[in-house]
RNA sequence: CUCUUAUCAAGAGUGGCGGAGGGAAUAGGCCCUGCGAUGCCCGGCAACCACCAAGCAACCCAGCUUGGAAAGGUGCUAAUUCCUACAGACUGGAACGACAGUCUGGAAGAUGAGAG
Numbered sequence: 001c002u003c004u005u006a007u008c009a010a011g012a013g014u015g016g017c018g019g020a021g022g023g024a025a026u027a028g029g030c031c032c033u034g035c036g037a038u039g040c041c042c043g044g045c046a047a048c049c050a051c052c053a054a055g056c057a058a059c060c061c062a063g064c065u066u067g068g069a070a071a072g073g074u075g076c077u078a079a080u081u082c083c084u085a086c087a088g089a090c091u092g093g094a095a096c097g098a099c100a101g102u103c104u105g106g107a108a109g110a111u112g113a114g115a116g
Base pairs, nucleotide, nucleotide: 001116002115003114004113005112006111007110008109013042015041016040017039021032022031023030026085027084028083029082043077044076045075048073049072051068052067053066054065055064056063081108086105087104088103089102090101091100092099
């Protein structure tokens, strides 16, 4: 970097360092930020992997479900992944269309685990 798969509406500081932009990318919107953001450290949150117990299944290896713990490997710690970009359905409008809204799916992205 590519592929597969699971999750993405909950949760997490009045700390230290540091000093300018930041919220992935493009566009639009909307926000955060010298009352110090983004970032780093510490703290914290969570429970994907690893770990423990029970059950299911099973020839073995593997596997599945539920629960537990948090000293290990990651992750996360403004706003739903901040929102919208694509498709479909529905609602409003007398109606076609424009437009606005709701829902579902997709795309893109993030993270874990596995493979190349």